[in-house]
RNA sequence: GGUUGGGUUCUGCGCGACGAGAGAUCCCGAACUGUGUCAGAUCCUGACGGAAGCAGCACUAAGGGAAUCCUUUCGGGUGCCGCAGUUUGGCCUGACC
Numbered sequence: 001g002g003u004u005g006g007g008u009u010c011u012g013c014g015c016g017a018c019g020a021g022a023g024a025u026c027c028c029g030a031a032c033u034g035u036g037u038c039a040g041a042u043c044c045u046g047a048c049g050g051a052a053g054c055a056g057c058a059c060u061a062a063g064g065g066a067a068u069c070c071u072u073u074c075g076g077g078u079g080c081c082g083c084a085g086u087u088u089g090g091c092c093u094g095a096c097c
Stems, first nucleotide, its partner, number of pairs: 001097009010085005015079002018075006025066004034059004042051003
């Protein structure tokens, strides 16, 4: 110096946990000024009927709350788990030539 193996560490790709964020799910939620339905009452009409529409109710918006199975984003002294590394990345070490 070459070949080959081991240990350790680094890099890349992939996968999975962890942390944070977002979405999805459920619940709450507009008094005034959302939508719908509008008791009572009001208005128009000779009548039939029609109109607007407070309260209430329902559905929700903004927003708030709950939970972790789901989806997704970001992160790293996360895990050696898998694969790889042109001049078998760096370091240490064994064997052979």